Bacterial RNase P class A from Acidiphilium iwatense, 392 nucleotides, folded computationally. It was read from a public genome assembly, where an Rfam model found it.

RNA sequence: CCAGACGGUUGGACGGCCGCUGUUCCGGGCAACCGGGGCAGAGGAAAGUCCGGGCUCCACGGAAACACGGUGCCGGCUAACGGCCGGCGGGGGCGACCCCAGGGACAGUGCCACAGAAAACAAACCGCCCGCGCGCUUCGGCCCGCGGGCAAGGGUGAAACGGUGCGGUAAGAGCGCACCGCGCCUCCGGUAACGGGGGCGGCAGGGUAAACCCCACCGGGAGCAAGACCGAAUAGGGAUGACCGGCGGCGUGAGCAUCAUGGCCGCGAGGGCGUUUCCGCCCCGUCAUCCGGGUUGGUCGCGCGAGGCGCGCAGCGAUGCGCGUCCCAGAGGAAUGGCCGUCCAGCAUCCUCGGAUGUGGACAGAACCCGGCUUACAGACCGUCUGGCACU
Numbered sequence: 001c002c003a004g005a006c007g008g009u010u011g012g013a014c015g016g017c018c019g020c021u022g023u024u025c026c027g028g029g030c031a032a033c034c035g036g037g038g039c040a041g042a043g044g045a046a047a048g049u050c051c052g053g054g055c056u057c058c059a060c061g062g063a064a065a066c067a068c069g070g071u072g073c074c075g076g077c078u079a080a081c082g083g084c085c086g087g088c089g090g091g092g093g094c095g096a097c098c099c100c101a102g103g104g105a106c107a108g109u110g111c112c113a114c115a116g117a118a119a120a121c122a123a124a125c126c127g128c129c130c131g132c133g134c135g136c137u138u139c140g141g142c143c144c145g146c147g148g149g150c151a152a153g154g155g156u157g158a159a160a161c162g163g164u165g166c167g168g169u170a171a172g173a174g175c176g177c178a179c180c181g182c183g184c185c186u187c188c189g190g191u192a193a194c195g196g197g198g199g200c201g202g203c204a205g206g207g208u209a210a211a212c213c214c215c216a217c218c219g220g221g222a223g224c225a226a227g228a229c230c231g232a233a234u235a236g237g238g239a240u241g242a243c244c245g246g247c248g249g250c251g252u253g254a255g256c257a258u259c260a261u262g263g264c265c266g267c268g269a270g271g272g273c274g275u276u277u278c279c280g281c282c283c284c285g286u287c288a289u290c291c292g293g294g295u296u297g298g299u300c301g302c303g304c305g306a307g308g309c310g311c312g313c314a315g316c317g318a319u320g321c322g323c324g325u326c327c328c329a330g331a332g333g334a335a336u337g338g339c340c341g342u343c344c345a346g347c348a349u350c351c352u353c354g355g356a357u358g359u360g361g362a363c364a365g366a367a368c369c370c371g372g373c374u375u376a377c378a379g380a381c382c383g384u385c386u387g388g389c390a391c392u
Base pairs, nucleotide, nucleotide: 001388002387003386004385005384006383007382008381009380010379012343013342014341015340016339017338018337020041021040022039023038024037025036026035027034028033043363047374048373050372051371052370053369054368055223056222057221058220068219069218070217071216072215073087074086075085076084077083088102089100090099091098092097103214104213108212109211110208111207112206125154126153127150128149129148130147131146132145133144135142136141162180163179164178165177166176167175181203182201183200184199185198186197187196188195189194227300228299229298230297237291238290239289240288241287242286243285244262246267247266248265249264250263251261252260253259270283271282272281273280307326308325309324310323311322312321313320314319344361346359347358348357349356350355351354
């Protein structure tokens, strides 16, 4: 210098004018409020709402089991997690490094398309070998048929009932042997996953559990529109008291009589409206005091927290502990904005090659809070490491 791997930071700067939200101070006002000043005011993801918690309400005597859902190598961290850290195993890369739902396939059941003889209690398409029979023969054999042996070779497939080599055999075959693989036993190292060594076994047990299933562990439900408080006007419910109140029936108190009853219905009386009668519609106890529910609305929940920053200690690390320091958005149809100026990266064009002109900053925006994961993101910067080239 080129190509790359991993981790982290940042996410335009300054100023002026006009606003918005919260809070505080001063002045005015009985108060509602008005005027002025100070301070604070989006993110690394505020997003998706996918996990885990706090908090709130509901349910629940305790424990266990069953069902359902989730998680799944080992150890650690954490309030907890499906998160993180460190290892192990497998796979990829020359390498830095990256990827993996990675428990159990001798508990049982199922499935394995197409092709292929056969996809798992087995089986033989081409083929190899032996015997017999007929025929041919250049006497070496060959064709056809029948009976038997084999699974080495060919072919199919993602996968073919261990692999390679030597021996062996009529041809073959773990039939025998060596190595590899596999299983069992054992020793050593490691907390463990696992790794290494030795011995035995001729090989039994193909794959698939993001198929059912088995094993181990975890899980009560709903969510800030949770939930709590204050509470009008009007209408409606209840209690008490005062005044006024015709008749009948029903109901109720209380089973009959009787009594009570402004609970209902009908008639009557009264009042109101449309113009008077007729007719139609509506109202029909009034007033006072008190009680409880509840709508609109208001207040709280709601900003001191698994909190930020710095330093030290322990640890490989995630993280923990200690000390110091800081207080850091709280809206409610929802503030965090608009305009202007000067610059800075970056980009484009031009030329006199370091200037001019133009353009110009991504993804996106809190809504109870916190820890994660995932997804989106223009550009800039920093650190560690790998491979290569050149030079010293």
Source information: The coordinates come from a structure-prediction model, not an experiment, and the mean pLDDT is 75. Taxonomically the source falls in Acidiphilium (Bacteria, Pseudomonadati, Alphaproteobacteria, Acidocellaceae).